Description: Transfer RNA from a Candidatus Vogelbacteria bacterium, 72 nucleotides, folded computationally. RNAcentral records the identical sequence in 2 taxa. RNAcentral holds the sequence, with entries from ENA. It matches the Rfam family "tRNA". Rfam classes the family as a transfer RNA. Its mean pLDDT, the model's own confidence on a scale to 100, is 82.
RNA sequence: GGGCCUAUAGUUUCAAUGGUAAAACGGCGGUCUCCAAAACCGUAGUUCGAGGUUCGACUCCUCGUGGGCCCG
Repeated sequence: GGGCCUAUAGUUUCAAUGGUAAAACGGCGGUCUCCAAAACCGUAGUUCGAGGUUCGACUCCUCGUGGGCCCG
């Protein structure tokens, strides 16, 4: 220098052939307990960035950024 893959909640990961995002663990509050843990109930929080296409984008397109791999 060239090519490929990848990025979603604090973490690990699903996701609607484009129709407005979810689970587990974790956090917070509560019930229970002498206290705590466990268990149970409830609750907050998320699409790497910028453009474009579209009535509508995590999803399609372009350019970047981070990570991984291959070639030279």